[in-house]
Molecule: transfer RNA
Organism: Coemansia sp. RSA 1843
RNA sequence: GCCUCCUUAGCUCAAUGGUAGAGCGUGAGGCUUUUAACCUCAAGGUUGUGGGUUCGAGCCCCACAGGUGGCG
Numbered sequence: 001g002c003c004u005c006c007u008u009a010g011c012u013c014a015a016u017g018g019u020a021g022a023g024c025g026u027g028a029g030g031c032u033u034u035u036a037a038c039c040u041c042a043a044g045g046u047u048g049u050g051g052g053u054u055c056g057a058g059c060c061c062c063a064c065a066g067g068u069g070g071c072g
Base pairs, nucleotide, nucleotide: 001071002070003069005067006066007065010024011023012022013021018055026042027041028040029039030038048064049063050062051061052060
């Protein structure tokens, strides 16, 4: 330098072009003599950045940034 794939909550990951979710973690409450475990609830997101297409984009297109792997 060229090519592939990835980027979504603190972490690991989902999500037919039509309300952004789960597990773990965190906080509060319940239960328990207490802790742990278990149960309930809650907070937490500019979906990497900037454009484009569309009535509507996490999803499609382009550029850029970062990362992974391969080739030279």